This is a predicted structure of a 491-nucleotide part of an RNA (large-subunit ribosomal RNA, domain I) from a bacterium. Its mean pLDDT, the model's own confidence on a scale to 100, is 85. Rfam family: Bacterial large subunit ribosomal RNA. RNAcentral holds the full RNA, with entries from ENA.
[in-house]
Context: one part of a larger RNA
């Protein structure tokens, strides 16, 4: 040095576990904000720090209700207290009070959490007010006579935030066409404005075809059809049929009061003992019982009958409350003209100007008046059908930041969210931004008194606890690589 065996060290795979995730189903809710939000800064405890809660009344104050023998949130003890039989402990629910400073931030400023003011009220000190825009009203008031612009005051409203869904105004490129320009990607991404719990659309100047239908929206088919298309790549209907839902109108409704289901705490809730093994019984043995409850979880191993629950049956002073009842007040216009149509230029329609109807409109034009007008895919006639240039409208549909219950041939710590753990943290970056690692002693801390070596160490040896300490906090299991010790053999 090699091989083999045994025992270790290192390391943290594997197994088992789950506080966390992922994807859904059914319901709820669909907003918060000048009565100051979302989000923060700084404080706040007997006590230094962080988290949670709260706000100078500061882990809290008051009222009402529920529960109640234990409690003073967590790391986490210690000190000091509160409460214990129905009361004012604690806790839970509802309502109220307080709610520093920043932040739309709104008295002015500002390098957010800071600086500096004025006015009013009774005085120290405190309280209230003082932003901008829009609208209404009042008073003033130029050039300029009347006026108007402007100014001042006052009242009301707005402003900001929020995951997706919705409507509108703008609007790419990569890409595809195997290059590329029309085209495509795509009216997508993105920007802006606005709204609601849905939004938008909506009661035919619609379709149809000589039969008829009867607002809108969504789904399935029609159909990858008819078409459009450097007739390339690709794009792509409608009629009609079947369903979901149905509602019509010119305030459908609105407000107030009363009341209801339900929601926001809760209450009751059946039935088991023993033998053996074991550290421990829920396992095993024997004998029982409940079940409208054998969903689930916990308890020292696997529990219907030990605990929490569960089926079932009940419950609200206060707040919310669909729906219901009653009452009250209010409720278009009088049929749409610079319109329809035309020309030119564009856009939307599946439809790229084409033979291109229809809709929208930037410029220029420009009717008729129900004996009228629009449409039926160039255009004309006949025929049919409808009535534009005013407006409203539930449901079926879309979405889920949020709440509750439940589910999974979803994951199980290199997985599943980036994040099971004090994670959008530590750390990196001037910044926009990027972005981790890190779970498990034991049933219970019973977390090792005391002794010894040692630096009042680190670490270890005894002793003790425990079922187990090769479960000792670098803690379940503890693979491999890698490093040793002992023995044997070989060289």
């Nucleotide at each position: 040095c090699g091989c083999a065996u045994a025992c270790g060290g290192u390391g943290g795979a594997u197994g088992c576990c789950u506080u966390g995730g992922c994807a859904g189903u059914c319901a709820g809710a669909g907003g918060c904000g000048a009565u100051g939000a979302a989000g923060g800064a700084c404080g706040u405890g007997g006590a230094a720090a962080u988290c949670u809660g709260c706000g100078a009344u500061a882990a809290g104050c008051c009222c009402a209700g529920g529960u109640a023998a234990g409690c003073c949130g967590a790391u986490a003890a210690c000190a000091g207290g509160c409460g214990u039989u129905a009361u004012u402990a604690u806790c839970c629910u509802g309502g109220g009070a307080u709610u520093u400073c920043c932040g739309a931030a709104u008295g002015g400023g500002g390098a957010a959490a800071c600086c500096c003011a004025c006015c009013u009220g009774c005085u120290u000190g405190c309280a209230g007010g003082u932003a901008u825009c829009u609208u209404g009203c009042a008073c003033u008031g130029a050039a300029u006579a009347c006026a108007u612009a402007g100014g001042u005051g006052u009242a009301a409203g707005a402003g900001g935030c929020g995951a997706a869904c919705c409507c509108g105004g703008g609007g790419a490129a990569c890409u595809g066409a195997a290059a590329c320009a029309u085209c495509u990607a795509a009216g997508u991404a993105c920007c802006c404005g606005g709204a609601g719990g849905a939004a938008a659309a909506g009661a035919a100047a619609u379709c149809a075809a000589c039969c008829g239908a009867g607002a809108u929206u969504c789904c399935c088919c029609u159909a990858g059809u008819a078409g459009c298309g450097g007739c390339g790549a690709g794009c792509g209907a409608a009629c009609g049929g079947g369903g979901a839902c149905c509602a019509g109108c010119c305030g459908a409704g609105c407000a107030a009061u009363u009341u209801u289901a339900g929601c926001u705490a809760g209450u009751g809730a059946a039935a088991u003992g023993u033998u053996c093994u074991g550290g421990a019984a829920a396992g095993u043995u024997c004998a029982g019982c409940g079940a409208u409850a054998c969903a689930g979880g916990g308890u020292g191993a696997u529990a219907g009958c030990c605990c929490c629950g569960u089926a079932c049956a009940c419950g609200a002073a206060a707040g919310c409350g669909a729906g219901a009842a009653u009452u009250g007040a209010c409720g278009u216009a009088u049929u749409a003209a610079g319109u329809a149509g035309g020309a030119c230029g564009a856009c939307a329609c599946a439809c790229g100007u084409g033979a291109u109807a229809u809709g929208u409109u930037g410029u220029c034009u420009g009717a008729a008046g129900a004996u009228g007008g629009g449409g039926g895919g160039a255009c004309c006639a006949u025929c049919c059908u409808c009535c534009a240039a005013g407006g409203c409208u539930a449901a079926a549909u879309a979405c889920u930041a949020c709440u509750g219950a439940c589910u999974g041939a979803c994951c199980g710590a290199u997985a599943g969210u980036g994040a099971a753990c004090c994670a959008g943290u530590a750390c990196c970056g001037u910044g926009a931004g990027g972005g981790a690692a890190a779970g498990g002693c034991g049933a219970a801390a019973a977390g090792a008194a005391c002794c010894c070596c040692g630096g009042a160490g680190a670490g270890g040896g005894g002793a003790g606890u425990g079922a187990a300490a090769u479960a000792g906090a670098a803690c379940c299991u503890g693979a491999a690589a890698c490093c040793g010790u002992a023995u044997g053999c070989g060289u």